């Protein structure tokens, strides 16, 4: 330099056009004499950034940024 994949709550990841979810973690409560385990409820997201398409974009297209993998010359 080129190609490909990925970027979504604190972490690991779903969701692939119609107002975003799970597990773990966090908070409150229930249960217990108390803890652990279990259960109920809740908070927490400008869906990497900027444009485009669309009535409508986390989703499709383009560019940029970041991460990872692969490839590419000669001796």
């Nucleotide at each position: 330099g080129c190609u490909c994949a990925c970027g979504u709550g604190g972490c690991u990841c779903a969701g692939g056009g119609g107002u975003a979810g799970a597990g773990c973690g966090c908070g409150u409560c229930c249960u217990u004499g108390g803890u652990a385990a279990g259960g109920a409820c809740g908070a927490g997201g400008u869906c990497a950034u900027g444009g485009g398409u669309u009535c409508a974009a986390u989703u499709c297209c383009c560019a940029u940024c970041g991460u990872g993998a692969g490839c590419u010359c000669c001796a």

The RNA shown here (transfer RNA) has 75 nucleotides and comes from Halobacteriovorax sp.
Rfam family: tRNA. The family's RNA type in Rfam is transfer RNA.
NCBI's taxonomy places the organism under Bacteria, Pseudomonadati, Bacteriovoracia, Bacteriovoracales, Halobacteriovorax.